[in-house]
Molecule: RNase P RNA; transfer RNA
Organism: Caldifarciminota bacterium
RNA sequence: AAGGCGGGUCGGACGGUCGCUCCUGAUUUUCAGGAGAGGAAAGUCCGGGCACCGAAGGGCAGGACACUCGCUAACGGCGAGGCUCCGGUUGGGUAACCAACUGGGGACGGAAAGUGCCACAGAAACGACACCGCCCUGCACCUUUUGUGUAGGGUAAGGGUGAAAUAGUGCGGUAAGAGCGCACUAUCCGGUGUGGUGACACAUCGGAUGGGUAAACCCUGUCCGGUGCAAGACCAAAUUGGGAAUCGGACUGGCCCGGUCCAGAUGAUUCCCGGGUAGGUCGCUUGAGACCGCGGGUAACCGCCGGUCCCAGAGAAAUGACCGUCACCCGUAAGGGAGACAGAACCCGGCUUACAGACCCGCCUUCAAA
RNA sequence: GCUGGUGUAGCUCAACCCGGCAGAGCAGCUGAUUUGUAAUCAGCAGGUUGUGGGUUCAAGUCCCACCACCAGCU
Repeated sequence: AAGGCGGGUCGGACGGUCGCUCCUGAUUUUCAGGAGAGGAAAGUCCGGGCACCGAAGGGCAGGACACUCGCUAACGGCGAGGCUCCGGUUGGGUAACCAACUGGGGACGGAAAGUGCCACAGAAACGACACCGCCCUGCACCUUUUGUGUAGGGUAAGGGUGAAAUAGUGCGGUAAGAGCGCACUAUCCGGUGUGGUGACACAUCGGAUGGGUAAACCCUGUCCGGUGCAAGACCAAAUUGGGAAUCGGACUGGCCCGGUCCAGAUGAUUCCCGGGUAGGUCGCUUGAGACCGCGGGUAACCGCCGGUCCCAGAGAAAUGACCGUCACCCGUAAGGGAGACAGAACCCGGCUUACAGACCCGCCUUCAAA
Repeated sequence: GCUGGUGUAGCUCAACCCGGCAGAGCAGCUGAUUUGUAAUCAGCAGGUUGUGGGUUCAAGUCCCACCACCAGCU
């Protein structure tokens, strides 16, 4: 220098003109001032706030999670650590295997509580097993032999099947063999001691050799009441329902009776009440808030009787376009070019997914120079 | 905005709960039958199980993420 892997940050800046939405104020057919998307606003996958349901307490069912310690409002998230798996390098050992360093991954409680499943192949798939082979014995055959056939027995070393065959290496042992015995190695269980908050590690003693699967049922432990701002609260047309009171109106006429016309009790007028639709107001953005400083902590994160600041709140949805300068890329220059993924809808903490390009850090490989 | 569900052959559906060679009907193709066609009979072909990853010896099935579609709620 190039390439690869892993992690992180940013994802244009300033000014002008014309528009859009909201707020405030005016001299209100308009004008002025202020504000106006993201790291994911996305998926709606987790967790919480908030609101209502019934006061949200217990149980069943159901669901989620699962090494340890910590952080947090909470989490299935994050930080640190442990153990384990894969790759690389180095070293030790006859070998099995082990140790150190380094990069990455882990839905990482229990398979010795029980049940289920393990197709095909294979002798046998979980109470292991005798197909070939090996070995022993009897009988028969053959000219002989360490031969052939057959019957019974022993055997898990070797072959073969399979994803998986009941520990591995070496030595002994045996008719042949076998943890049958011994040494070492691996895994597991129990005891003791030391270190660590703990998971666990190390040392030592004794024992065992038991297939896999719990993202199969299940067991153990912890947590979870339900519905989501279309939650919900307030005001409240039109229409509609209920209740109470009063009972005709006009003309003729001073007034009553009477007369004429009109309306008519399933009615008219006035008043009150109900539910809460259309619509409106609130919830609504000042909050687990942002930035800086100091302090604590390895870190996640926390504290401050520090400082500065207010940063979209519409209600079917505004946040746009153009120009100039700088910055980025190409070019000696003139000049030219690119700008991704995507867009708030009650709010917040995470996760996941998408993303042109730029920058930073760590590791590995190759090349070049010294 | 919130909630629930579905995705398998050209079409309609099984297999999924409890993992073990992905099947059926219609449609298609070939042959038989018929003078010919339909019907009928015999046979054949047709599948990245929406996509990617994981668990497992083994995944359509179990788990996770994503994509597309459908339905409900004022």